Predicted 3D model of an 85-nucleotide RNA (c-di-GMP-I riboswitch aptamer) from a Bacillota bacterium. Model confidence (mean pLDDT): 90 of 100. The organism belongs to Bacillota, within Bacteria. Of the family's consensus pairs, 95% are formed in the model. It was read from a public genome assembly, where an Rfam model found it.
RNA sequence: CCUUGACUCAGGCAAACUCGGCGAAAGCCGGGGACGCAAAGCCACGGGCCUACGCCUUCACGGGUAUGGCAGCCGGGUUGCCGAC
Numbered sequence: 001c002c003u004u005g006a007c008u009c010a011g012g013c014a015a016a017c018u019c020g021g022c023g024a025a026a027g028c029c030g031g032g033g034a035c036g037c038a039a040a041g042c043c044a045c046g047g048g049c050c051u052a053c054g055c056c057u058u059c060a061c062g063g064g065u066a067u068g069g070c071a072g073c074c075g076g077g078u079u080g081c082c083g084a085c
Stems, first nucleotide, its partner, number of pairs: 005082001012037002017032006035072001041078003045075003048070003054065004
């Protein structure tokens, strides 16, 4: 340095729920809170999933659709702590 993930060091992040806010919604931001995570740091490139304001369609009910979203769904890219086998 590349792999790799332990009986290692310093630590880090933060699910559900809840309070306040933004949003049509999915979801996001901040406070509390920890289910868990060796990248649960970052990036929408590929797959997948969620939502449907608007648009299209239906007599209506409803249906379709991403320009919206999910990185804690998977893959990929990229940066990083430690150093046992």